């Protein structure tokens, strides 16, 4: 430089136009002499940044930024 992928709670992820979900870990409660499994409830997301389309954007388009592959 040219090209083709990823970016969503702490960690791994779903979700491809209509309320942003799940494990796993937190925190509290249950059980238990206790722990640990179990099994209930909770807290926890400006959806990487802007900007366009649209009644309506995580999801569509166009730039920027992070990363990760392939040519060169």
């Nucleotide at each position: 430089g040219g090209g083709a992928g990823a970016g969503u709670g702490g960690c791994u992820u779903a979700g491809u136009g209509g309320c942003a979900g799940a494990g796993c870990g937190u925190u509290c409660g249950a059980c238990u002499g206790a722990u640990a499994a179990u099994c209930g409830a909770a807290a926890g997301g400006u959806c990487g940044g802007g900007a366009g389309u649209c009644c309506g954007a995580u999801u569509c388009u166009c730039c920027c930024c992070u990363u990760u592959c392939c040519c060169a």
Description:
A computed fold for a 72-nucleotide RNA from an archaeon, annotated as transfer RNA. Rfam family: tRNA. It is annotated as a transfer RNA. Model confidence (mean pLDDT): 84 of 100. RNAcentral holds the sequence, with entries from ENA.